[in-house]
RNA sequence: CAGUAGCCGUUGGGGUGCUCCGCUAUGGGGCUGAGAGACGUCAGUUAACCCAUCGAACCUGAUCCGGACAGUGCCGGCGUAGGAAACGGACACGUUAAAGAU
Numbered sequence: 001c002a003g004u005a006g007c008c009g010u011u012g013g014g015g016u017g018c019u020c021c022g023c024u025a026u027g028g029g030g031c032u033g034a035g036a037g038a039c040g041u042c043a044g045u046u047a048a049c050c051c052a053u054c055g056a057a058c059c060u061g062a063u064c065c066g067g068a069c070a071g072u073g074c075c076g077g078c079g080u081a082g083g084a085a086a087c088g089g090a091c092a093c094g095u096u097a098a099a100g101a102u
Base pairs, nucleotide, nucleotide: 003093004092007089008088009087010086011052012051013050014049017031018030019029020028021027037046038045039044058083059082060081064077065076066075067074
């Protein structure tokens, strides 16, 4: 905290880094993680994964601060900050406390 978790359907949002060897082959390894993929006219499209207002999925701040590391948003701070994408269905439970979250 009065509706709630899970399930089903459709819809939408998001990120894709660091590093080593090689490039004769246009590739093969390592690190963290749920996810570091594929295609491309480099605009974007798409697969998987995560998230959808009880919103830390993800973005801004940020060429930020501290600590580690081979190195990196790797960890913590920042963060009670500012943004950020949803509707429906059938059960079950609950109706002043369950479920869930903190």
A computed fold for a 102-nucleotide RNA from Rhodobacteraceae bacterium UBA1957, annotated as TPP riboswitch aptamer (THI element). The sequence was found by an Rfam model in a public genome assembly. The source organism's lineage runs through Bacteria, Pseudomonadati, Alphaproteobacteria, Rhodobacterales and Paracoccaceae.